[in-house]
Predicted 3D model of a 538-nucleotide part of an RNA (small-subunit ribosomal RNA, 5' domain) from a metagenome. The full RNA is in RNAcentral, with records from SILVA. The coordinates come from a structure-prediction model, not an experiment, and the mean pLDDT is 84.
Context: one part of a larger RNA
Parts: sequence; C1' cells; structure tokens
RNA sequence: GAACGAACGCUGGCGGCGUGCUUAUCACAUGCAAGUCGAACGGAUCAGAGGGCUUGCUCUCUGGUUAGUGGCGCACGGGUGAGUAACGCGUGGAUAAUCUACCCGAUACUCUGGGAUAACAUCUCGAAAGGGGUGCUAAUACCGGAUAAGCCCACGGGAACUGCGGUUCUUGCGGGAAAAGGUGGGGACCUUCGGGCCUGCCGAUAUCGGAUGAGUCCGCGUCCCAUUAGCUAGUUGGCGGGGUAAAGGCCCACCAAGGCGACGAUGGGUAGCUGGUCUGAGAGGAUGAUCAGCCACACUGGAACUGAGACACGGUCCAGACUCCUACGGGAGGCAGCAGUGGGGAAUUUUGCGCAAUGGGCGAAAGCCUGACGCAGCAACGCCGCGUGAGUGAUGAAGGCCUUUGGGUCGUAAAGCUCUGUCAGAGGGAACGAAGUUGGGCGGCUAAUACCCGACUCAUUUGACGGUACCCUCAAAGGAAGCACCGGCUAACUCCGUGCCAGCAGCCGCGGUAAUACGGAGGGUGCAAGCGUUGUUC
Repeated sequence: GAACGAACGCUGGCGGCGUGCUUAUCACAUGCAAGUCGAACGGAUCAGAGGGCUUGCUCUCUGGUUAGUGGCGCACGGGUGAGUAACGCGUGGAUAAUCUACCCGAUACUCUGGGAUAACAUCUCGAAAGGGGUGCUAAUACCGGAUAAGCCCACGGGAACUGCGGUUCUUGCGGGAAAAGGUGGGGACCUUCGGGCCUGCCGAUAUCGGAUGAGUCCGCGUCCCAUUAGCUAGUUGGCGGGGUAAAGGCCCACCAAGGCGACGAUGGGUAGCUGGUCUGAGAGGAUGAUCAGCCACACUGGAACUGAGACACGGUCCAGACUCCUACGGGAGGCAGCAGUGGGGAAUUUUGCGCAAUGGGCGAAAGCCUGACGCAGCAACGCCGCGUGAGUGAUGAAGGCCUUUGGGUCGUAAAGCUCUGUCAGAGGGAACGAAGUUGGGCGGCUAAUACCCGACUCAUUUGACGGUACCCUCAAAGGAAGCACCGGCUAACUCCGUGCCAGCAGCCGCGGUAAUACGGAGGGUGCAAGCGUUGUUC
C1' cells in the first nucleotide's frame, strides 16, 4: 500500500447492487418447510334433477368433498462442516467386473382364473399413545394357470474379434420367467341397454438401443512433526465357496509365509477438497464466506426394511444422554430447513408477503403443494453513484486568535443581491416483468361435427413486489459534515495551561518553567457519509 462475512470509538442525508452466527455439530417454546391423484378402488357425506310413492322413505343420474386401500413422489430441493490426510477431492483413464424409476426410439404383447384385506359394522383392552377379536366388500393391491418374437440357464456345432482371460454373432436341443386396466367418442353389427365391437388418449408386461444419473477400480497431485523408526494374523498371496447390480479377504474353510517402510511405513497433530478469492510485476505466499462442482453428516452410537435409487435431516428398530406427558402400568420428541428463543460471544437480521415469474412433485387436465425461489423488512457490513448549493459580493464588517501594537489571519468566508432545483417533502399520472390457461372460429387426422394435433385469430382472465420504479407539477437554500492528524519517518504551527507531574507513543523518543511531541484554543493538513483504532493475510 492492498484486502476483509469483520469488531470497537466518534459521527451519520439519499439511492442502486450485494452481504449478514467466523463462537456452542450447545439446548430449543410456537408456526410453517412434501405432497398429490376420484380419469386405479369400494365406501361415507352434501347439493341438484328425475322415477316409485306408504308424503318421508327408497331407487337412478349428475356435480362437489375425501377418512381408507392403491399409485407416484418423499434418495430432489434446503441446511451444516462435526468427522475425514482418504481414491475424500482434483485431473486423466478403465469397467471384456456393473446398475439406471420417470423420459426418447424400436419390436412383440396386454389371454384366463382365484382367495383375501383395510375402510365399514359390532364386541372389547388401555389414562393416553395405540391395539385385539368377529362379520362384510373393491381394485391398476395380492396369488395361480396359459402364451414367449425377444430374454435367462445348461449342453453341443460354426464364424469373427482378442488384452489369449474372454467377448460378439449365428445355429440345434432341453428347461424357465410376463402383464391391468382406466377414460373420451361412436356410423354399421350384436346386446342382459351395463356393454361387446370400433376408434382416440393415458397406462401395464417383455426385450433391444439411447439419454441421464450412479457404483467400483487405477496412474499422478494433495499440510506439519523423526523430540514418532519400525508396523502388520484376515495381516500378504493362493485354491474352493458365499455374497453383491458388480471385480475383490468384501466374508468363510483350507494351504503357503508373506506384505509395508528413510522415495518416511506406523504413530501423533491439524484440516472438508476444488473452481476460485486476496495479495504480488511475476514466481510465489495466504485462504476456501457468498456463487458453482464433489464429499461427509442429520441428538450420540449401531442396524437393517422398503424401493430403480437410502442404510434415508422433517421414515422404522435397538441402545444411550437429555426434555416433556402420565391414572406410575406406559408413552412422546429431535430447527446443522425458514423465521424465532435462551446460551456462548467483540459480533451477525423479520416468529413478514406471494406462488405473479423461474424451477420442482403429483395429476389427462383444471389445479393443488412448494420458508426452493421471487420480493419486502433490519444493519454505513461492503462496493458504486448523488447531495449537503451556484454566481456575485471589500466598509476586507462584527467577533475569535496572534501581534514587533504598525498590523496579520479566519476571509469572498459571512451578511447582502441574483439564480438553480439533484435528494428528502407534498400532489397527480403510472409500468416492464405475462409466457400461458380456458372458451369460440380455422386447418389436419378420422366413418365422424367425437377425441387428439397444429398455426393464427377473437373473447375472457392471471402481478407478491406495488400505487413501487419512472414521468409531470408545486413549494423551498430551506432538512443534510464529520473524523483523524499537524517533532522526524509524514502533508500540516502558533498561543495558553502543566512542570519527569498529568500524560503521549507504530519506531526513534517527548514531559524536570519559554513543550510545534502532554491538555485546551486559534490556524492548518488529509480523507469524507464516513473517519480512525484493533485483529488477520499478502
């Protein structure tokens, strides 16, 4: 000199854009943060219409709501950095050792049966949380059977490639594994008037390929200590098995005695890694907030279940600590999500608004959910911009300070006069961000005016921010300057007070009666809505 997620002191007008628990991975009151689908299913219930009619019951249809079964999601998004010196991360490869829901392309198929169960009803246990028994019922829930283009397994034949381990293609024989329906419309035909059948859409199953995502392995790189020198029995390798989506001591039985190490093993300390960030001419050094990628964690420790994917932050089980409820038998909980509270600390914000946009989940869609996100609030915490007026004005006013008493200086500074109108204030107008969705018309598909698809057009409608930005008008110099320093380094000097006292100080050093170094004043210098100090880095 530059920098900061800063803090402290004094001061403080406005706006834009950012940033904001670095400490206790300490404990948490309260609210919200993951749901959705009735076009998978049976009920329940409400409203309307119609029929029967015993006039207050029952049946049918349509529309709404949804506790339960079922599907998809909950493995994303969001938080934190405790652990980790490691294939964790970075970079480059390997997978002939692998998986991949939803999505895309292609092929084939969606046949035929069955028994349950929640909801519900009823009985019952319990203070509660929550159960238990009996009876009834549905499905795209569950379980048989059939079929098998392709797929899997075993045994053979042939060809190509090869890293010589194997891989790929083709072929013969034997064996094995599938599925689910829903909904819109309909001219002909059948019909029990529900439908069959046809057709559109959404699904289901099998297989191949793609895309995306992930698993595993390897080369190289990745802090300090030798005042850490030896470490290791599943240890190192083999054979055979088990296990996994998958190679492998990953696990197991047996056999051998190996493996690592001054090119630093082992041990100890510290630490999430990277793109980057800061500094520096660079080399380098320091660092890893915000944003982005990867990893790890979710009260502490352990475990598996479900699932395409978890050993799962707002799932389950066990143990532990802590907190709460209890009828003392037993139960409930997990903010390192967004706000917020206590505590710790030098120190870090609102228990705000909205799904309008972007994105995500579910849904055929309308839509619902979304503390992701978009916004607003607080804080000079940072960067950037603007203002606190401009011109003129010499009796060089008054006053302060200094003085050699002549004067000098604050100083064109003020007053006065002439203007301007940024910001703040008042009034008026007023956005971009909106694309879509729905309905009507048109074209295509079609037997079809139905469904679906497409472009255009008409209509209707969607904004939290926000009556905000922005624009216009009004009035008015009115409301808006401080902080540090002035001995040298280092820009800036005099007077008074004090008298080695009180004090200053980054270093040198000032102060003991003329202190430009202490305290005050006048003056000056430097920065400026900031200025200094402290801390840290280069």